Notes
The part of an RNA shown here (large-subunit ribosomal RNA, domain IV) has 352 nucleotides and comes from Agromyces seonyuensis. The coordinates come from a structure-prediction model, not an experiment, and the mean pLDDT is 88. Rfam family: Bacterial large subunit ribosomal RNA. Taxonomically the source falls in Agromyces (Bacteria, Actinomycetota, Actinomycetes, Micrococcales). The sequence was found in a public genome assembly.
Context: one part of a larger RNA
RNA sequence: UCGUGGUUAAGGAACUCGGCAAAAUGCCCCCGUAACUUCGGGAGAAGGGGGGCCGGAUACGUGUAGGCACUUGCUGCCGAAGCGUUGAAGGCCGCAGAGACCAGUGGGAAGCGACUGUUUACUAAAAACACAGGUCCGUGCUAAGUCGCAAGACGAUGUAUACGGACUGACGCCUGCCCGGUGCUGGAAGGUUAAGAGGACCGGUUAGCCGCAAGGCGAAGCUGAGAAUUUAAGCCCCAGUAAACGGCGGUGGUAACUAUAACCAUCCUAAGGUAGCGAAAUUCCUUGUCGGGUAAGUUCCGACCUGCACGAAUGGCGUAACGACUUCCCAGCUGUCUCAACCGCGAACUCG
Numbered sequence: 001u002c003g004u005g006g007u008u009a010a011g012g013a014a015c016u017c018g019g020c021a022a023a024a025u026g027c028c029c030c031c032g033u034a035a036c037u038u039c040g041g042g043a044g045a046a047g048g049g050g051g052g053c054c055g056g057a058u059a060c061g062u063g064u065a066g067g068c069a070c071u072u073g074c075u076g077c078c079g080a081a082g083c084g085u086u087g088a089a090g091g092c093c094g095c096a097g098a099g100a101c102c103a104g105u106g107g108g109a110a111g112c113g114a115c116u117g118u119u120u121a122c123u124a125a126a127a128a129c130a131c132a133g134g135u136c137c138g139u140g141c142u143a144a145g146u147c148g149c150a151a152g153a154c155g156a157u158g159u160a161u162a163c164g165g166a167c168u169g170a171c172g173c174c175u176g177c178c179c180g181g182u183g184c185u186g187g188a189a190g191g192u193u194a195a196g197a198g199g200a201c202c203g204g205u206u207a208g209c210c211g212c213a214a215g216g217c218g219a220a221g222c223u224g225a226g227a228a229u230u231u232a233a234g235c236c237c238c239a240g241u242a243a244a245c246g247g248c249g250g251u252g253g254u255a256a257c258u259a260u261a262a263c264c265a266u267c268c269u270a271a272g273g274u275a276g277c278g279a280a281a282u283u284c285c286u287u288g289u290c291g292g293g294u295a296a297g298u299u300c301c302g303a304c305c306u307g308c309a310c311g312a313a314u315g316g317c318g319u320a321a322c323g324a325c326u327u328c329c330c331a332g333c334u335g336u337c338u339c340a341a342c343c344g345c346g347a348a349c350u351c352g
Stems, first nucleotide, its partner, number of pairs: 001347008010338002014336001019333001027051005036041001038170001052092003059085004066078004070073001093097001105331007112323002117129002133168007145154003171318004176248003181245002183241005190236003196230002202224004208217003249267005276310001277307001288304005
């Protein structure tokens, strides 16, 4: 000096990102116990008192002997003794009686997630995942869906109170407007549209014919290309559908102080954000402003609303209980600190 234990005057979180670490609480019995609440909880709430040994009063249980009663019984009742429980008064010892080990810190407020659970084996346990509950979509059984080339299998030896998929996530109060775009579902009149069918028309080849020749014409067959016409789904089109993907405005003016604008005008849109919440896990400006808490508070709590850029199952707002979650405050407690000291054990190091 390091590691690991122990103790510490006075103060008691002044330490620090943060009470990290340590200290403190701790068991049993009795008393007592708030807000809130889904009436179950919260709760071991909180907060108090007692605890060793001797002594055994009292009371209770069981019940032998015995007694009483009659319905004379393997009867009922009472009940010395014995055994068990309870343990008052009083007394004894120590600094200390749950004497060591073991063995809850508690309270207030807010956020998130309802809860128990699950997760990154080896840096993340959470507000992430799951969850019961809710909604939508598909599926009538050889079900949909999944695996497989197939046979076949799962679904299921199930049958719509079932199974599969998607989203949300207990519970309470609720879940507004928009179908223009994208998707899905339905429709079939018209437009467009493939292969196929069809084969007009135009070629290639040449038996033959014409021609003195060069060359020209050219049937059948074979062959190249191919118009009209016909023809499905789809798309265009027409509807529906948002707990489908998603979206949910701007400008100007106006009230008898000022300010503000219930009101008016206008442009655009598919429709212009309803309830609730709001400087929020969301607020840039921002340490917004006001109030509370502190002597002093960029955090915290309560409000305000000017929401850069909340908002309703990508759910909105609440919510008892729960949480090795996050934030703030208080009590207790302490070497975290003011500020360090000493004592063990183990090592480094120095000397031998």